Background:
This is a predicted structure of a 456-nucleotide part of an RNA (small-subunit ribosomal RNA, 5' domain) from Prasinococcus sp. CCMP1194. A source record names the gene rns. Model confidence (mean pLDDT): 82 of 100.

[in-house]
Context: one part of a larger RNA
RNA sequence: GAAUGAACGCUAGAAGUAUGCGUAAUACAUGCAAGUUGGGAAGAUUCCAGUGUGUAUCUUUCCAGCGAACGGGUGAGGAAUACAUAGGAAUCUACCUUUUCAUUUUGCCAAGGUGCGUCUUCACAUUUGAAGGCGACCGAUUCUGAAAAGAUGAGCCUAUGGAGGAUCAGGUAGUUGGAGAGAGAAAAGCUCCCCAAGCCGAUGACCCUUAGCGGAUCUGAGAGGAUGACCCGCCACAUUGGGACUGAGAGACGGCCCAGACUCCAUCUGGAGGCAGCAGUAAGGAAUAUUGGACAAUGGGCGAAAGCUUGAUCCAGCGAUACUUCGUAAGAGAAGAAGGCCAUAUCGGUCGUAAAUCUUUUUCAGAAACUUUAGAUCAUGACAAGAGUUUCAAAAGAAGCCCCGGCAAACUUCGUGCCAGCAGCCGCGGUAAGACGAAGGGGGCAAGUGUUAUUC
Numbered sequence: 001g002a003a004u005g006a007a008c009g010c011u012a013g014a015a016g017u018a019u020g021c022g023u024a025a026u027a028c029a030u031g032c033a034a035g036u037u038g039g040g041a042a043g044a045u046u047c048c049a050g051u052g053u054g055u056a057u058c059u060u061u062c063c064a065g066c067g068a069a070c071g072g073g074u075g076a077g078g079a080a081u082a083c084a085u086a087g088g089a090a091u092c093u094a095c096c097u098u099u100u101c102a103u104u105u106u107g108c109c110a111a112g113g114u115g116c117g118u119c120u121u122c123a124c125a126u127u128u129g130a131a132g133g134c135g136a137c138c139g140a141u142u143c144u145g146a147a148a149a150g151a152u153g154a155g156c157c158u159a160u161g162g163a164g165g166a167u168c169a170g171g172u173a174g175u176u177g178g179a180g181a182g183a184g185a186a187a188a189g190c191u192c193c194c195c196a197a198g199c200c201g202a203u204g205a206c207c208c209u210u211a212g213c214g215g216a217u218c219u220g221a222g223a224g225g226a227u228g229a230c231c232c233g234c235c236a237c238a239u240u241g242g243g244a245c246u247g248a249g250a251g252a253c254g255g256c257c258c259a260g261a262c263u264c265c266a267u268c269u270g271g272a273g274g275c276a277g278c279a280g281u282a283a284g285g286a287a288u289a290u291u292g293g294a295c296a297a298u299g300g301g302c303g304a305a306a307g308c309u310u311g312a313u314c315c316a317g318c319g320a321u322a323c324u325u326c327g328u329a330a331g332a333g334a335a336g337a338a339g340g341c342c343a344u345a346u347c348g349g350u351c352g353u354a355a356a357u358c359u360u361u362u363u364c365a366g367a368a369a370c371u372u373u374a375g376a377u378c379a380u381g382a383c384a385a386g387a388g389u390u391u392c393a394a395a396a397g398a399a400g401c402c403c404c405g406g407c408a409a410a411c412u413u414c415g416u417g418c419c420a421g422c423a424g425c426c427g428c429g430g431u432a433a434g435a436c437g438a439a440g441g442g443g444g445c446a447a448g449u450g451u452u453a454u455u456c
Stems, first nucleotide, its partner, number of pairs: 001456004006452005013326006019319002021284001026282003030279003035066011047054001048052001073237003083161006091154002096150007106140001112138003116135008163209003170200003175197004180192003212234004216227004239260005262273004290316001292315003298312001299310004329360004339351004364397001366392007375383001400445005405426003411440005421428002
């Protein structure tokens, strides 16, 4: 000098955009955060001239399908079963797309094709022709199932890379490899019987400590160094430990079972619970927000659809936390006023065109009137007192903080007298202190400014 998810002191006008528990992965009152579609039963309400085994809606409950494995949170663990990059082969994949097959649906007036079969009517002497009906086939469509391929998602293997410690030097028996078998979606000591004695290690094994990883962020001319908040990708976790069930997918935050700790209820036999979801509370702390609105938009789930749902999301609220923008007026004005300070104290100098005074302007804030145009259109706007235009009034409502010995821009007087105090380093103060305290003056930055902490 630059930077920060910052904090603290003093001060504070407006707007926009971002951002906001870094500490106790501590404990949690209350509300909401995952439903939806179809059917059954019970109840309530509504409609009908009709009291019905009707119509429609709602509530409770049961059954079935799909979803609940996404979305949202946190970073405890983990030094490799993670992550990043580059490859690989021995796999699975609900919903979706394409193709094939099977099943099912295509009712009544009207409603696809072929004109194959059959029937009726009419014309005709006959062959035949026209109209119509039925059947068959093809096509189309709905549901379900199967197969093949795709897409998407997931699992597995290999190599390389990125922390510290040698005051950790030897580690390892399913350990290393083989034949066989089992298990698994899949390769494999993944597991097991047998056989062999291997395998890793100063190019740092093993052990200990610390740590989510990357894209990136900060700094720097770069090389590097430091960091991993917000946003995006991956991983891990969901009170602690373990386990499986269901399912295409979980060993499952708002599912189940067992055990532990804790909290609550109880008729003491036994039960209930899990905010590291959004708000919010207590505690901890220098320190971090509302128990808000809406599904209008973008997405997600279910549904044929209408639609329902969604603390995802979109918005609003709070905070100078950061960045950006604007304003706190502009021009003229010398009696160089009063007053303060300094002084050679009788001259004078300075604050200072500063003020007063005159003229002008009105951003923002304020008041009033009018219009309805983006986010959304077939329709639907939480935001919203939104956005826009015009008018009105008055300089009116809006400046502070730090510093002035050198580094380092900016100086005098008074007080104090190694005291009181200052200080980032050098250092200052013991009676004329430009360094302490105050005043006047000055310098820097400015709705901020200084300090502290941390990184380069």